The RNA shown here (c-di-GMP-I riboswitch aptamer) has 83 nucleotides and comes from a Clostridiales bacterium.

RNA sequence: UACUGAAAAAGGCAAAUCUCUCGAAAGAUUGAUACGCAAAGCCGUUGAUCUAAGGCAUAAGCUAUGAUUGCAAGGUUACCGUU
Numbered sequence: 001u002a003c004u005g006a007a008a009a010a011g012g013c014a015a016a017u018c019u020c021u022c023g024a025a026a027g028a029u030u031g032a033u034a035c036g037c038a039a040a041g042c043c044g045u046u047g048a049u050c051u052a053a054g055g056c057a058u059a060a061g062c063u064a065u066g067a068u069u070g071c072a073a074g075g076u077u078a079c080c081g082u083u
Stems, first nucleotide, its partner, number of pairs: 002083001004081002012037002017032002021028002035070001041076003045073003048068003054063003
């Protein structure tokens, strides 16, 4: 440097639920907790999914400028160990 995650050490993250705050909602956030995770670090760039305040529509409904990276791809950086 490249590939890789068998076993191990050190450390890391934190689903659901309860709780605090924000939000129209989806969802985010604080604390507790621990389902899991070797990129479950970072970037909404592409696809996918969720929501529909506002806008459009007679209505049914449509629509992201709002979200999700713990849905997939891509970009980028990285601990320990094997080869």
About this RNA:
The coordinates come from a structure-prediction model, not an experiment, and the mean pLDDT is 84. The RNAcentral record of the sequence draws on Ribocentre.